Background
c-di-GMP-I riboswitch aptamer from a soil metagenome, 86 nucleotides, folded computationally. The prediction has a mean pLDDT of 87.
[in-house]
Order: sequence, then structure tokens, then C1' cells
RNA sequence: AAACGGCAAACUAUCUGAAAGGAUAGGACGCAAAGCCUCAAGCCUAAGGACGCUUUAUCCACGUCUAUGGCGGUUGGGUCGCCGAA
Repeated sequence: AAACGGCAAACUAUCUGAAAGGAUAGGACGCAAAGCCUCAAGCCUAAGGACGCUUUAUCCACGUCUAUGGCGGUUGGGUCGCCGAA
């Protein structure tokens, strides 16, 4: 470069979760690792917790911070893997 194939974004439906998100089915934007793994960075969420506000004092509501939650289709890294003209 080809070939056999593979995965499946957005969106829709159902389920699940506090949310971010995830699962299944449909569907293809794309992907040579868009297979798998949270070790590092980054990003997303804030149930719970802390503080603030409020109040006579609590509760509720609102705001700020916080990952133990999440994103592997954010990057690095680890690891397995298809083809073969190079």
C1' cells in the first nucleotide's frame, strides 16, 4: 500500500447512579490499537464531609472547598494483539 476483519462518536430507547458517568439495543463521527489496565498528569462530578449564608437555635434552601466517584474516544506509561512491499 493492500486484504480478512474489528471497534463504535453524536443521537434515540430502556435500565442504573446523587451526579459525572456506566450497561444493553439501534446507529456511525471517526479510530492501526478508539483492545485491556487508573501508575503519573490533566479534565468532569460533589452523595458524604467542612465552612459560609440564614435563624432565637436547628432543619430546609443557596454558595464555596473537598474524591473515596468517574473519563482508557485527554495525554504519557504498562501489557496483549491482525496483515505484511517496506